[in-house]
RNA sequence: CUCUUAUCUAGAGGGGUGGAGGGACCGGCCCAGCGAAGCCCCGGCAACCGGGUGAGGCCUGAAACGGUUUAUGAGGCUCACCAGUGGUGCCAAUUCCGGCAGGUGAUUUUGGUCACCUGAAAGAUGAGAG
Numbered sequence: 001c002u003c004u005u006a007u008c009u010a011g012a013g014g015g016g017u018g019g020a021g022g023g024a025c026c027g028g029c030c031c032a033g034c035g036a037a038g039c040c041c042c043g044g045c046a047a048c049c050g051g052g053u054g055a056g057g058c059c060u061g062a063a064a065c066g067g068u069u070u071a072u073g074a075g076g077c078u079c080a081c082c083a084g085u086g087g088u089g090c091c092a093a094u095u096c097c098g099g100c101a102g103g104u105g106a107u108u109u110u111g112g113u114c115a116c117c118u119g120a121a122a123g124a125u126g127a128g129a130g
Base pairs, nucleotide, nucleotide: 001130002129003128004127005126006125007124008123013042014041015040016039017038021031022030023029025099026098027097028096043091044090045089047088048087049086051082052081053080054079056078057077058076059075095122100119101118102117103116104115105114106113107112
């Protein structure tokens, strides 16, 4: 970088350095010299992987709070909860809102405009593969 797949209305910030940007892109709207990005330190959150608990559920099976006592071998999925030791990630605003398509309603100067809903696209993060 590409592909597959899951999730994205929850949660969680201080200090130092730095010195004008940041919120992916475009439009809007925000954040920012009462100090942006970046970098460093410390702290935190708990989304994913991983870990733990369950006499929760389901499946397979002779057997699953494992079994047997020679041995074979025993697990898979899912749900709930816990911890924060590990791998990522994250710590303004729903992914800040919209962008494309469809639907419903309102309005209309017939060009359209506005609100809501659904789906997609794009993006982000994890896991897996190349």
Molecule: SAM riboswitch aptamer (S box leader)
Organism: Anaerolineae bacterium